The part of an RNA shown here (large-subunit ribosomal RNA, half B) has 1221 nucleotides and comes from Chloroidium sp. KL-2023a. A source record names the gene rrl.
Context: one part of a larger RNA
């Protein structure tokens, strides 16, 4: 000292994050119960009263009387209650092992799919469940009893309907084109060789037909979801009923509203309190409520959350004191975790920046025991934070790629028989109207006739077409004639005739297609029959229904986080966020080149047929004077003018001989090459005289492979076009390839991973990092904080009682920073408890100076770090704001000292909720509720306590103090004195005393506490045979009153004295340098809670080991030498120690008191002291009980006394006159 009870004085929540814990309540029996209510509850509401034993009655319930205790449910079982609010209706249910909840889950409610071979789930299938059920039924989704209600938005997304169009696959085809080639032409040195090409077979393409989606178009919110701004306006202000105006699909309605939601916030009033960052009731300016992710109430429930009250209490002021178990001693058995070795100090410095080990100093004899946790960046688990990784994983989507199912087409299983309305061919018929012409002249050729009783003109009626003028065709009348050859016209006959184009009709085949039917595949079904004695199996019979659909099969199109495989860059003064990623030009670059940063400046992803080439020519910009409109500043004329213009385009370097500014004539903005050199890691990048070929330009030398120069850009791989004829899978072709030329990349993340890729993790994991962030520390010291220094100004005047701009200069290491050096194979973080220590830049107290000091107060500065520096209200706080005191309620350091010392309220893990963000998954220095804090100490420090040895002989006893701690505070009040000062109010200094508060050290006389059996009362059961009287249980006293001694405190007593002594600021005396003045230079006196000293305690391990007194130093026996001594060994003396009996002393060791020449303990007398009148006896009473005997009985620890009993019997050590070693 830890657990686990027990009691506590006075207070009673002050304790704290919170009444955590504890404590109190508690059973029956009666009285009695509020608000509110869903009328059922609330409810045991709350509050009160009563219980035991005899006796008599009474059926009992109960009554009447006794009677006893502090207490009768006497132990023991065994509810606290109350208001008031959020959430959730309720009972349940959940994260086995950190979270029981406001989370799930209900009943209701409502959209919504599902007609039954149901949807819908499971299976590759068969098949199953749903369901042997059938819309009052089954499956999803939201909400989540009850009561009032659910408002606007259909623009996006889904869903759900429609089809006219638009697109839109496989498959199907009209056809178009290349390959090849029998053949054929030309030329042929007769070998070949260049064309050209039917048919076949082939390869590419392909109108046209072809379905769903998709676009479209509309419903559709209890489907995903969404629900607004700026101005202006009213007769005080203020506010806006109101009014423009802009935007939107549409602007939030009822309600609630600083809330589980509000950032700013502690919002503001109001109540509660003494005080309320919490609560409750309004406001409403709603950062960022809101109506089935439902809104707003709501009895009733809850091991929810928040606040108040009451009852109670060791939570607390402030601790005490006692039992058990542990621990600590012996006996006995016997793990771990750790451990580089260790001969393991402090202080300071230094160092990979916080040293037991590394400088210096200091300190420290050795060695154990118990203890205490400050360090050993202790221990334990390769950090879970955070970062990295071309790491994993789980989850989301409109990431990208596939895919299950779903769905939609097309072939197959697949047959028939009708109808429709298309398309194609074919066969009849039939249409044709510019003008001009008698006319409704499709085109071409052929042709002089041609058609008519096989009924012509021409009339009538019907159909059909029509340019409305007619065409055409049937059929009736009726009975003979009707066209053409000529004009016109590009074209002339419908006189005929033959092919033919358009547009139409009829039939006929072919093809595709939609519908209707049928049945015989398919597929279902059965109160039937059979195999069969049974069978809801198997087969089949046989009857119905379906029906070429379905369903499978292939192949194709949709749609598809359902599912799976993956992406999801990099630099970065951590990492997100933001920004940058190539390539030109300055600077920074430090006179060769080169040279970095998330350093300072700009540009660039072109342009131009002349802004190229070359020949000739010419000089600008500005000034300044003159000059019509004419102006500052057109255009013109002179001087002057090295450039101050100008150069397509960003600087920079250059140009007047022009690289600038004209003009003439061109195309060198060539072709093939290149000696050689610059650059440079490659790969690319740059510059290049001459050769050769053809050329422009100049009379010529000569110039000319673009541009004054330096940006105008992309490696490969695949891919197109055009040459070329290198290869060409038996040979000849071809296809396809190769070389040459050009073309397709904001591969801009720009040396370009892929044709093609986004997020989220707090459910997380794994390697890793202290190469990299939060904590601390260390460097810095911008920022902070302090102090100086100039002094403009305030101060009535006066800078400098006090204040101090603009400014400048130190100091510090408490702030927010920076850096990113120690630690990421782990330095545990915020606040509060405990407990400190150190600094002083002093908040108090002391002592001084000066003031705009009258006095009292009070303002600055100065020494000074001795001591002190407060209880509460509210929060998770530090801080802060209040309250109520005080002398005061300082500021800092110390890992924002202290988690191997507590605590765990916040913060920072996994549950869940709001408000926001985000399609989601999910976040959120936003809020809310809940939510495992191990540990036996090896070193070192540290507090005790022992033992060795040492201390110069050995012992006893008392000191001495070098050092080391402790202590150190203070207020009121009375008195001087109502003086001193002041008008007045008011009111000191200084000395003197008295009483306090806090500390703190000691005791137990008092006043309590506790006192585990000291006394006694008493419940329930058990025993001692029964009464009677005891005894044991009932925690490790049953309960209950009391209570010695011992330990306590809240009691009581004491302490912080000092006219010592040297100083601080500071005040004097004399007093010069310096004829003055100067507290100083010689000399001199004062002066503080501080420094020494004095006061208490340790203290000579003070290895520097001290003094002082007293005590003791002998025999024997052997051996060596022998005057007298030396060395062993024995015995012994002061003395000590073990034993023994203890103790107010203790862990044990010590320490002390005694050991028979004794009061050590224990008995046992007897006093004190408790407790309270014991048994038995005897009386009264039926009885319970009371009353004498009796203030008895009985009695741990106390005080005196007595040796009854036990300390008995003994043991061991040990100097030798001291200088050994």
């Nucleotide at each position: 000292c830890u657990c686990u009870c027990u009691c506590u004085a006075a207070g009673g929540a002050a304790c704290u994050c919170g009444g955590c814990a504890a404590a109190a309540u508690a059973g029956c029996c009666c009285c009695g119960u509020a608000a509110c209510u869903u009328c059922g509850g609330a409810a045991g509401a709350a509050g009160g009263g009563g219980u035991g034993c005899c006796u008599c009655u009474g059926a009992a319930a109960g009554g009447a009387g006794g009677u006893c205790g502090c207490a009768g449910u006497g132990a023991g079982c065994a509810g606290g209650c109350c208001c008031a609010g959020g959430c959730g209706a309720c009972u349940g249910u959940u994260u086995a092992c950190c979270a029981a909840a406001a989370a799930c889950a209900c009943a209701g409610g409502u959209c919504u799919c599902c007609g039954c071979u149901a949807a819908g789930u499971c299976g590759u299938a068969a098949g199953a469940c749903a369901a042997c059920g059938u819309a009052u039924g089954g499956g999803g989704g939201c909400u989540g009893a009850c009561g009032c209600c659910u408002g606007c938005c259909c623009g996006g997304u889904g869903c759900u309907g429609g089809u006219a169009g638009g697109u839109g696959a496989a498959g199907g085809a009209a056809g178009u084109u290349g390959g090849u080639u029998a053949u054929u032409u030309g030329u042929u040195u007769c070998g070949a060789u260049a064309g050209a090409g039917a048919a076949g077979c082939u390869g590419a393409c392909g109108a046209c037909c072809g379905a769903a989606g998709c676009c479209c178009c509309a419903g559709u919110g209890a489907a995903c979801g969404g629900c607004g701004g700026c101005c202006a306006u009213a007769a005080c202000u203020a506010u806006g009923a109101u009014g423009g105006u802009c935007c939107u699909a549409a602007g939030g309605u009822a309600g609630c509203g600083a809330a589980a939601u509000u950032c700013c916030u502690u919002g503001u009033c109001u109540g509660g309190u003494a005080a309320g960052u919490u609560c409750a009731g309004a406001c409403c300016c709603g950062c960022a409520u809101g109506a089935a992710a439902g809104g707003c109430g709501u009895a009733a429930c809850g091991a929810u959350c928040u606040g108040g009250g009451u009852a109670c209490u060791g939570u607390c002021u402030c601790g005490g004191a006692g039992a058990g178990a542990g621990a600590c001693u012996c006996g006995g058995u016997g793990a771990a975790a750790u451990a580089g070795a260790c001969a393991u100090g402090u202080c300071u410095g230094u160092g990979a920046a916080g040293a037991u080990g590394c400088g210096g100093a200091c300190u420290a004899c050795u060695u154990a025991c118990a203890c205490c946790c400050g360090g050993a960046c202790a221990g334990a688990a390769a950090g879970a934070c955070c970062c990295u990784a071309u790491g994993a994983a789980g989850c989301u989507u409109u990431a990208c790629u596939a895919u299950a199912a779903c769905u939609u087409g097309a072939c197959a299983u697949u047959g028939a028989c009708u109808u429709u309305g298309g398309g194609c061919u074919c066969c009849u018929u039939u249409u044709g109207c510019g003008c001009a012409g008698u006319c409704u002249a499709g085109g071409u050729g052929g042709g002089a006739g041609g058609c008519u009783u096989u009924g012509a003109u021409a009339u009538c009626u019907u159909g059909u077409u029509u340019c409305c003028g007619g065409g055409c065709a049937a059929g009736a009348u009726g009975g003979a004639g009707c066209c053409a050859u000529u004009u016109u016209u590009g074209a002339g006959a419908g006189a005929c005739c033959a092919c033919u184009c358009u547009g139409a009709a009829a039939g006929a085949g072919c093809u595709a297609a939609a519908a209707u039917u049928c049945u015989a595949a398919u597929a279902g079904u059965g109160u039937u029959c059979c195999u069969u004695g049974a069978a809801u199996c198997a087969g089949g019979a046989c009857a119905c229904u379906u029906a070429a659909c379905a369903g499978u099969g292939u192949c194709a199109g949709g749609c598809g986080g359902g599912u799976a495989g993956u992406u999801u860059u990099u630099c970065u003064g951590g990492g997100g966020c933001g920004g940058a990623a190539a390539c030109c030009u300055c600077c920074u670059a430090a006179a060769a080149a080169g040279u970095a940063a998330c350093g300072g400046a700009g540009g660039u992803g072109c342009g131009c047929a002349a802004a190229g080439g070359u020949u000739c020519c010419c000089u600008c910009a500005g000034g300044c004077u003159g000059g019509a409109c004419g102006g500052a500043a057109a255009u013109c004329a002179g001087c002057u003018g090295u450039a101050g213009a100008g150069u397509g385009u960003a600087a920079a370097g250059g140009c007047a001989u022009a690289a600038g500014g004209g003009a003439g004539c061109u195309u060198g903005a060539c072709u093939g090459c290149a000696a050689g050199a610059c650059c440079u890691a490659c790969a690319a990048g740059u510059c290049g005289a001459g050769c050769a070929g053809g050329g422009g330009c100049g009379a010529a030398a000569g110039c000319c492979g673009g541009c004054c120069u330096u940006a105008g850009u992309g490696a490969u791989c695949c891919g197109a076009c055009g040459g070329u004829a290198c290869c060409g899978c038996g040979u000849g072709g071809a296809a396809g390839g190769g070389c040459c030329g050009u073309c397709g990349c904001u591969c801009a993340a720009c040396g370009g991973a892929u044709a093609a890729a986004a997020g989220u993790u707090a459910c997380u994991c794994u390697a890793g990092g202290g190469a990299u962030a939060a904590c601390a520390g260390g460097c810095u010291g911008a920022u902070c904080u302090u102090c100086c220094c100039c002094a403009a100004g305030a101060g009535u005047c006066c800078a400098c009682a006090u204040c101090g701009a603009c400014g400048g200069g130190a100091a510090g290491g408490u702030u927010u920073g920076g850096c990113a050096c120690c630690u990421c194979g782990a330095u545990g973080u915020c606040g509060g408890c405990u407990u400190a220590u150190c600094a002083u830049a002093u908040c108090c107290u002391a002592g001084a100076g000066c003031g705009g000091u009258a006095g009292u107060a009070c303002g600055u500065u100065c020494u000074a770090a001795g001591g002190g520096u407060c209880g509460g209200g509210c929060u998770g706080u530090u801080c802060g704001c209040c309250c109520g005191u005080u002398a005061a309620a300082a500021u800092g350091g110390u890992a924002c000292g202290u988690g191997a010392g507590c605590u765990g309220g916040g913060u920072u893990c996994a549950g869940a909720a709001c408000g926001u963000u985000g399609u989601g998954a999910a976040a959120c220095a936003g809020u809310u509720u809940g939510g495992u804090c191990c540990a036996u100490a090896u070193c070192c420090g540290g507090u005790g306590u022992a033992a060795g040895c040492g201390u110069u002989a050995g012992a006893g006893u008392a000191u001495u103090g070098a050092g080391a701690g402790a202590a150190g505070c203070u207020u009121u009040c009375c008195u001087u004195a109502g003086u001193a000062c002041g008008a007045g109010a008011g009111g000191a200094c200084u000395g003197g005393g008295a009483a306090g508060g806090a500390c703190g050290c000691a005791c137990c006389u008092c006043u309590g506490g506790u006192g585990u059996g000291c006394c006694a009362g008493u419940u329930a059961u058990u025993c001692c045979g029964c009464c009677a009287g005891g005894a044991g249980u009932a925690a490790a006293c049953g309960c209950u009153g009391g209570g010695u001694a011992g330990c306590c405190a809240u009691g009581u007593g004491c302490g912080g004295a000092g006219c010592g002594g040297a100083u601080a600021a500071c005040u004097g005396c004399u007093g010069a340098a310096a004829g003055c003045a100067u507290c100083u230079a010689a000399g001199u006196a004062g002066g503080a809670a501080g420094c020494c000293c004095a006061u208490c305690u340790c203290a000579a391990g003070a290895u520097g080991a001290g003094u002082a007194c007293u005590c003791u130093c002998u025999g024997c026996a052997a051996a060596g030498a022998u005057u007298u001594u030396u060395u062993u060994g024995c015995a012994g003396u002061a003395g000590g120690c073990c034993a023994c009996a203890g103790u107010a002393a203790g862990a044990c060791a010590a320490a002390c008191u005694g050991u028979u020449u004794g009061a050590u303990a224990g008995g046992u007398g007897u006093c004190a002291a408790g407790u309270g009148u014991a048994a038995g006896a005897u009386c009264a009473g039926c009885a319970a009980u009371g009353g004498u005997u009796u203030c008895a009985g009985c009695u741990g620890a106390g005080g005196c006394a007595c040796a009854c009993u036990a300390a008995c019997a003994g043991g061991c050590c040990u100097a030798g006159u001291g200088a050994g070693u």